[in-house]
RNA sequence: AGAGUUUGAUCCUGGCUCAGAACGUACGCUGGCGGCACGCCUAAUACAUGCAAGUCGAACGAAGUAGCAAUACUUAGUGGCGAACGGGUGAGUAUAAUGUGGGUAUCUGCCUUUUGGUGAGGAAUAACACGAGGAAACUUGUGCUAAUACCUCAUAAGCCUUUACAGGGAAAGUUUUAACGCCAAAAGAUGAGCCCGCACUUGAUUAGCUAGUUGGUAAGGUAAUGGCUUACCAAGGCUACGAUCAAUAGCUGAUCUGAGAGGAUGAUCAGCCACAUUGGGACUGAGACACGGCCCAAACUCCUACGGGAGGCAGCAGUAGGGAAUCUUGCACAAUGGGGGAAACCCUGAUGCAGCGAUGCCGCGUGAGUGAAGAAGGCCUUUGGGUUGUAAAGCUCUUUCGUCGGGGAAGAAAAUGACUGUACCCGAAUAAGAAGGUCCGGCUAACUUCGUGCCAGCAGCCGCGGUAAUACGAGGGGUGCUAGCGUUGUCCGGAAUUACUGGGCGUAAAGGGUUCGUAGGCGUCUUGCCAAGUUGAUCGUUAAAGCCACCGGCUUAACCGGUGAUCUGCGAUCAAAACUGGCGAGAUAGAAUAUGUGAGGGGAAUGUGGAAUUCCUGGUGUAGCGGUGACAUGCGUAGAUAUCAGGAGGAACACCAAUGGCGAAGGCAGCAUUCUGGCACAAUAUUGACGCUGAGGAACGAAAGCGUGGGGAGCAAACAGGAUUAGAUACCCUGGUAGUCCACGCCGUAAACGAUGAGUACUUGGUGGUGGGGGAUUCGACCCCUUCACUAUCGGAGCUAACGCGUUAAGUACUCCGCCUGGGGACUACGGCCGCAAGGCUGAAACUCAAAGGAAUUGACGGGGACCCGCACAAGCGGUGGAACAUGUGGUUUAAUUCGAUGCAACGCGAAGAACCUUACCUGGACUUGACAUGUUAGUGUAAGCCCGAUGAAAGUCGGGCCUUCUGCGAGCUUGCUCAAAGACACUAUCACAGGUGGUGCAUGGCUGUCGUCAGCUCGUGUCGUGAGAUGUUGGGUUAAGUCCCGCAACGAGCGCAACCCCUGUCCUUAGUUGCCAGCACGUAAUGGUGGGGACUCUAAGGAGACUGCCUGGGAUAACCAGGAGGAAGGUGGGGAUGAUGUCAAGUCAGUAUGUCCCUUAUGUCCAGGGCUACACACGUGUUACAAUGGCCGGUACAAUGGGCUGCAAACCUGCGAGGGUAAGCCAAUCCCAAAAAACCGGCCCCAGUUCAGAUUGGAGUCUGCAACUCGACUCCAUGAAGGAGGAAUCGCUAGUAAUCGCGGAUCAGCACGCCGCGGUGAAUACGUUCCCGGGUCUUGUACACACCGCCCGUCAAGCCAUGGAAGUCGGCAGUACCCGAAGCCGGUGUCCCAACUCUUCGGAGAGGGAGCCGUCGAAGGUAAGGCUGGUAACUAGGGCUAAGUCGUAACAAGGUAACC
Repeated sequence: AGAGUUUGAUCCUGGCUCAGAACGUACGCUGGCGGCACGCCUAAUACAUGCAAGUCGAACGAAGUAGCAAUACUUAGUGGCGAACGGGUGAGUAUAAUGUGGGUAUCUGCCUUUUGGUGAGGAAUAACACGAGGAAACUUGUGCUAAUACCUCAUAAGCCUUUACAGGGAAAGUUUUAACGCCAAAAGAUGAGCCCGCACUUGAUUAGCUAGUUGGUAAGGUAAUGGCUUACCAAGGCUACGAUCAAUAGCUGAUCUGAGAGGAUGAUCAGCCACAUUGGGACUGAGACACGGCCCAAACUCCUACGGGAGGCAGCAGUAGGGAAUCUUGCACAAUGGGGGAAACCCUGAUGCAGCGAUGCCGCGUGAGUGAAGAAGGCCUUUGGGUUGUAAAGCUCUUUCGUCGGGGAAGAAAAUGACUGUACCCGAAUAAGAAGGUCCGGCUAACUUCGUGCCAGCAGCCGCGGUAAUACGAGGGGUGCUAGCGUUGUCCGGAAUUACUGGGCGUAAAGGGUUCGUAGGCGUCUUGCCAAGUUGAUCGUUAAAGCCACCGGCUUAACCGGUGAUCUGCGAUCAAAACUGGCGAGAUAGAAUAUGUGAGGGGAAUGUGGAAUUCCUGGUGUAGCGGUGACAUGCGUAGAUAUCAGGAGGAACACCAAUGGCGAAGGCAGCAUUCUGGCACAAUAUUGACGCUGAGGAACGAAAGCGUGGGGAGCAAACAGGAUUAGAUACCCUGGUAGUCCACGCCGUAAACGAUGAGUACUUGGUGGUGGGGGAUUCGACCCCUUCACUAUCGGAGCUAACGCGUUAAGUACUCCGCCUGGGGACUACGGCCGCAAGGCUGAAACUCAAAGGAAUUGACGGGGACCCGCACAAGCGGUGGAACAUGUGGUUUAAUUCGAUGCAACGCGAAGAACCUUACCUGGACUUGACAUGUUAGUGUAAGCCCGAUGAAAGUCGGGCCUUCUGCGAGCUUGCUCAAAGACACUAUCACAGGUGGUGCAUGGCUGUCGUCAGCUCGUGUCGUGAGAUGUUGGGUUAAGUCCCGCAACGAGCGCAACCCCUGUCCUUAGUUGCCAGCACGUAAUGGUGGGGACUCUAAGGAGACUGCCUGGGAUAACCAGGAGGAAGGUGGGGAUGAUGUCAAGUCAGUAUGUCCCUUAUGUCCAGGGCUACACACGUGUUACAAUGGCCGGUACAAUGGGCUGCAAACCUGCGAGGGUAAGCCAAUCCCAAAAAACCGGCCCCAGUUCAGAUUGGAGUCUGCAACUCGACUCCAUGAAGGAGGAAUCGCUAGUAAUCGCGGAUCAGCACGCCGCGGUGAAUACGUUCCCGGGUCUUGUACACACCGCCCGUCAAGCCAUGGAAGUCGGCAGUACCCGAAGCCGGUGUCCCAACUCUUCGGAGAGGGAGCCGUCGAAGGUAAGGCUGGUAACUAGGGCUAAGUCGUAACAAGGUAACC
């Protein structure tokens, strides 16, 4: 510091997500040691048990214990001090808290200092004793007693009250050496109270709140000010700088994060506050309205003898519960601190320690060195190897931690050590006891194999998984961390994604519809003063801790200590005076006013005009009019339309008329008059900052709509009818009501748009328009120069994501206002305000998606445009579609009808030929290393091979026979015999393997089809653009052509086009056999038959020829085009071969090859028979026809390409014929197939289902072949079907073509209407490019990019989810009014009661006090009507989401009616 994700790609906008740090954490897996920290975030839920506040006998009496006693000790009680500290928690609290800085009308036990005192008396009471009541808690009667308990008197330096003389008020002793106490007062210190300024969460869908309320006077009350309380008086106080209300929340130092500014948090530690089961209250006291005190009420728990009592862990441990989740019912007062005490000492769950927990931070370890046979094993593999991996083993070494043994601190200052035999030190033994979790598609470091097969699963985002998954699961390997590693959650960061630092608003979200104007904000020049802002200096404060720097202490670190820095804030004082501000004085450049002139659909009202439409009246006139793409509804013989004349009425104002005018915007248009607003210009004068903007507010505000009353010609929602259509609640047509018009009143919205708020200033220009002024010139009008205001267009710098804007800014700056923060939900819901209503303004959330969007680019597409081409249409000729048959396909059938090909571009296609074979299919019978290949091991044999028999449908199975016979390293010898390693071959057995027309053409190679023989497709360098890309390749011409020329920020190049190649058309040269025969010769019935010849034809090799080369015209003088000459051929002469980049996951695993999966006594192999030939039907491609341009019979002519030895076969004989017999010739320019046919000549037929047509069927044959039944071809005789020119629709063809005629060949035993070739005869037509189809180039629109077979909208149906409304119903909260009214303070009274003081006649009385009673206030409770808020609900409404539901097709192209508000 960035990255991923919208697109085919790009730039931008914009959201979502990730990488970082942190945590009081929790969960999963794992877990060696130590140090330092931390540990109920939830139920302020309920609590068993123990402990957490006592102490003083040197205040007091008494009792008890010990003692002979003196005396000592213990303690319940009286009394003193403490218990208001320490410890816990964060419920409440949005200000009575807190932080910070000030202030004072106050108090302050213990402590310190100082001053002055401490005299004299008195009356009680607990304990105790004896009784009483009670279950208990406890209560109570009588009697005795002490004090530092209580009371009175005296005294008063100082004090208090009043104020100038008076009045008031104190004490306590214990012990006696001294000391500690006590009283009063002054001061300090400490602590506390109160007041003020500033700071301090969210919501305006909370806008008004307040009666003790705000102030005053008086009184009361308090330690003290004060409406703190009461009476009276006044009517104030707070609030848009957010009162009140609601929600949430302890505040701070600080903590986390961040570059910072900020944002979030408020555990541990520290300061403050609040609370102690809930609510209320006071008492005591220096201090409390009191956590371990009291009283009352309420809830809950416990005890009870039912009468009544007791309790409060948010102290430390601990329990239950809640929860994802948070510890021991430990040790000690040794240290630090606290309370009491004179002290010893006692108490202290404060605290110091220990325990539990990887909860965090920090440190250490789990070994080190050497070790290649690169071991074994695992995994992968191209089978060679690689990797795990120096890793292990092995050898050598060390012992941190841990274990065992020994020693042993500091913390303590005299004693005293819980921790603790701890830290630490020494010694011993052994590598011994000590490694895991995550991740490996990109972001993001790290890759392979197997399994799975849109399943199981993963996932933070993008996204993986549908048979080759680096993304799932496992193995191997690897990466990064490490006693931890991951996951979840939260906060900050990245996010400049709320923008102060530091964003925006023409089109991405965003300028208010417009103006006026209040508050507010901002504001010209000169000068003087002030000093609020501002700046500087000094002082005070900003607690400690923390952060930061340095130094130091624990072996290091974490941790701890010291010093410093910092604490950006607040307050005080002094100073400065530029700027802002305030006050004063002046100025005129802003602003305004006056005078003059001018333009204008600016506004309001009242009149008035002509054209047109419609209607009415009358005339003329006759059958249609009207309307449409075409119709129809409608009008018309009752006289329409048309036409003429007259009349009525309403609305709108042609031409002028214009990127012309005016207005703030909406908007404004015949003409005239009246009233009226604003603006511009010119020159002077006046005022003297009077200005700009503008939250709220007010006014204006198109159309539609609403109310009341008029008006109503035309137009026209709704509605009706007619068309269109699958439907047509539309588009089109005929009608037609609201409305449109006027007056008055509402509504208040529009794509109210320049999608651009208002104002001021500055910044190169060109060209127009409108309204003024000036100059020059002219007789005058123009033309010309110049200056203001408005308006339009092009364009520079600059800006912008780009498009574009560009002195009328979207440039450069300033001022003020409005608005935005992903898409949807949602221009919605609820609430409020406005409205007669319709509705408007304000305006969320749940939920859901990872995008939504802007501009531009390349394509593709368009029922967009322009240009061009093609048998594309048109013009023609002939077909198909109808018939029969052939053939292929679909479908159906079948045991099987094997498989593939399926729009063009499948369908006489693979198949150039299914009776068996082929053959892949079916049925049945057989084989299992196999029909075929290679190798291993073992055995047998010498071969191989041939023959025969049985059985069988065959394959096969079983059996028999013949055959001395492969090569020979060697050895033996009887030298031609034997043995024999090894090889070769065969068989048997075994193991590897063979085999598969089994799957996947969507895993592939190769080949092929198609667009398309269309003219296109690209590259290098340069240039332009942020970029995708563009340019070149576009443009003007031209061509069959991106063919060529010219121009041009392009210049060149490549693949295509063309040419080079083959055939054909003319000529020449060469060569003449098997071809040819003109001339010469011979011969025949005849024939190049023979001699001979090369002239010709022909054959087959090489050349020539055609190049727009020549001429004329056109054209830019170019390219090129038109015509002509010559020529066999003329403008690529004709034909062929040749197929760019790419598209269609096009076709083919069944031609071959091939990955992978599958079968292995079968999905392999062999055999027989059957099937591929089926047949209600549908389609494609063909053949033959329907006849006379014909059929039949007879006769006569003229080809070319080809083929031939398992072959072609002449001639001859024979058969009606297919054919048969016999047989010459030919391995072919020699012989044969071989007859060409149409044509021509002659004859018959005479328009008929025929002398057309030939299907079908019967019979008889021929040929091929082991074999023609299923299932061949042909022949003869007989039979003689449909068919009389083919609906909608559709195909081919532009010249030697179509049409027509025959011939040959491949395959092949046989089988051809198919296919591939060959020649014969031989046309018609093309005006032309409007239309159909296909294609090319340029341009335009686009919401398409799987690219229009695209995208996409709404209702309905189904499932799920959240939400609104809703009769009701159940809660919560705060308040109001009233009722009741506990405890208690206060006030009154005080029948009744009372020791201290006074008086006394001694009885008592008084002073004073109390119980009781009454009253004010008053918690909980009750009643009532509402408010706010939440849960739930029959039913209901819309919304969102969900691979393949229904209906249509609204939008995107002119989206087929332009779209939108």